[in-house]
RNA sequence: GGGUGUAGCCAAGUGGUAAGGCAACGGGUUUUGAUCCCGUCAUUCGCAGGUUCGAUCCCUGCCAC
Numbered sequence: 001g002g003g004u005g006u007a008g009c010c011a012a013g014u015g016g017u018a019a020g021g022c023a024a025c026g027g028g029u030u031u032u033g034a035u036c037c038c039g040u041c042a043u044u045c046g047c048a049g050g051u052u053c054g055a056u057c058c059c060u061g062c063c064a065c
Stems, first nucleotide, its partner, number of pairs: 003065003008022003016053001024040005046062005
């Protein structure tokens, strides 16, 4: 100097309030378990400020890798 940081894990989202998968939990199915099906799960998007009507997104500093 450059990159990355979003849920327990992976990961999308480039200004209008955060998809999906795995896991977890609850339920259905099953003699039981697995599979399968339904539902639930981010009110500090690393932290603190700034810009904006509005910030995960833009700007500054810091922290971690």

This is a predicted structure of a 65-nucleotide RNA (transfer RNA) from a marine eukaryotic metagenome. The sequence is in RNAcentral, with records from MGnify. Rfam family: tRNA. Rfam describes the family as follows. Transfer RNA (tRNA) molecules are approximately 80 nucleotides in length. The coordinates come from a structure-prediction model, not an experiment, and the mean pLDDT is 80.